About this RNA: Transfer RNA from a Flavobacteriaceae bacterium, 72 nucleotides, folded computationally. It matches the Rfam family "tRNA". It is annotated as a transfer RNA. RNAcentral holds the sequence, with entries from ENA. The source organism's lineage runs through Bacteria, Pseudomonadati, Bacteroidota, Flavobacteriales and Flavobacteriaceae.
Parts: sequence; C1' cells; structure tokens
RNA sequence: GAUAUUGUAGCUCAACGGUAGAGCGGGAACCUGUUAAGUUCUUGGUUGAAGGUUCGAAUCCUUCCAAUAUCG
Repeated sequence: GAUAUUGUAGCUCAACGGUAGAGCGGGAACCUGUUAAGUUCUUGGUUGAAGGUUCGAAUCCUUCCAAUAUCG
C1' cells in the first nucleotide's frame, strides 16, 4: 500500500428496514445480631464519524477513522 472482518450501555454480547435489549456491573430497599449469600426495585446509549437511499436506518449504499487478519 491492497483486500476482508469488526466497531451497539462501565464489561461481554444480541437486535427481519418498523419503540435499541440481555447477562454481568452500579445505586436503593428488604432480609440478617453483623458480614456474606438471597429477594425486589432501579440505573444505564449521539449504535465509531460524516453524508446518501427510504414514509421509516444499528441494519442498505458511499467516504473517513480505529482495531484485527491475510496478501504485497
């Protein structure tokens, strides 16, 4: 330098073009003599950036950025 893949919550990951969710984590309450464990509730997002298509985009298209892999 070329090609491919990936980029979504603090972390690991989902999500047919039609309200972005789960587990773990954080906070609060209950429980207990105390802690741990347990139960309940709650907290969470410019879907890497900018455009385009569409009634509607995390999803499709283009460019850029970052990481990884392969090739040179």